[in-house]
RNA sequence: ACGUCUUCCCCUGGAGAGAGGCGGCCCUGCGAGGCCGUCCACCGAAGGAGCAAGCCGCACGCGCCGUGGAACAUCGCAUCCACGCCGGGCCGUGAAUCUCUCAGGUAAAGCGGACAGGGGCAAAAAC
Numbered sequence: 001a002c003g004u005c006u007u008c009c010c011c012u013g014g015a016g017a018g019a020g021g022c023g024g025c026c027c028u029g030c031g032a033g034g035c036c037g038u039c040c041a042c043c044g045a046a047g048g049a050g051c052a053a054g055c056c057g058c059a060c061g062c063g064c065c066g067u068g069g070a071a072c073a074u075c076g077c078a079u080c081c082a083c084g085c086c087g088g089g090c091c092g093u094g095a096a097u098c099u100c101u102c103a104g105g106u107a108a109a110g111c112g113g114a115c116a117g118g119g120g121c122a123a124a125a126a127c
Base pairs, nucleotide, nucleotide: 003127004126008120009119010118011117012116013115018040020039021038022037023036024035025034026033041106042105043104047102048100049099050098054093055092057090058089060087061086063085065084066083067082068081069080070079
């Protein structure tokens, strides 16, 4: 210098679950409309929360383990210490489309929607 990824912006696609009960308002009346409150039932893919293996650290061990040393009387066994390995324990870190269901959501439409495809802009970090 250039490019890629992430964040951000635009377009496109995008699931699940009550057209729930009761009450009030929009509304004089009607409703498969909207809003609010409340009750029960449900969904998971805004957001949020939880964790596995592994890794860092700490201590523990009647571990059929290894190496070195101490002490000892020739050797061996046992004992002690250090390091390594092993075993489980504690702590921290650690992911999701898993789990929870706080939040959000539950006819169509609309809104939202993890994620995916296409495109775009600058900066930082990383490659």

Predicted 3D model of a 127-nucleotide RNA (Glycine riboswitch aptamer) from Comamonas sp. BIGb0124. Model confidence (mean pLDDT): 76 of 100.